C1' cells in the first nucleotide's frame, strides 16, 4: 500500500430482502425462602464507530475517515 471480515445496551451477539432498535447475561425493584443462592415477575439503559450523500423513510444502500482482526505485497 491492496484485499476480506468486524464495529449495535455495561458484556456476548441478533437484526443488514430500507419501514416501531431487540435477546441473553449483568444492573435496579418486587415475589418466593428462616437467610443467601436458585427460580419467577417487572423496570431502567442505545442518538446502531465519526462525517457526508441517496430516499417520504437508513443500523441496513453509496462515498469518505477512524479503530480492531485476518490475508497479500514490500523490505531482508
Nucleotide at each position: 500500500u491492496c484485499c476480506c471480515g468486524a464495529g449495535u445496551a455495561g458484556c456476548u451477539c441478533a437484526g443488514c430482502u430500507g419501514g416501531c432498535a431487540g435477546a441473553g447475561c449483568a444492573g435496579g425493584c418486587g415475589g418466593c425462602u428462616g437467610u443467601u443462592a436458585a427460580c419467577c415477575g417487572c423496570c431502567g439503559g442505545g442518538u446502531c464507530g465519526g462525517g457526508g450523500g441517496u430516499u417520504c423513510g437508513a443500523a441496513u444502500c453509496c462515498c469518505u475517515c477512524c479503530u480492531c482482526g485476518g490475508g497479500a505485497g514490500c523490505c531482508a
Predicted 3D model of a 76-nucleotide RNA (transfer RNA) from Persephonella sp. The coordinates come from a structure-prediction model, not an experiment, and the mean pLDDT is 81. The sequence is in RNAcentral, with records from ENA. Its Rfam family is "tRNA". By type it is a transfer RNA. The source organism's lineage runs through Bacteria, Aquificia, Aquificales, Hydrogenothermaceae and Persephonella.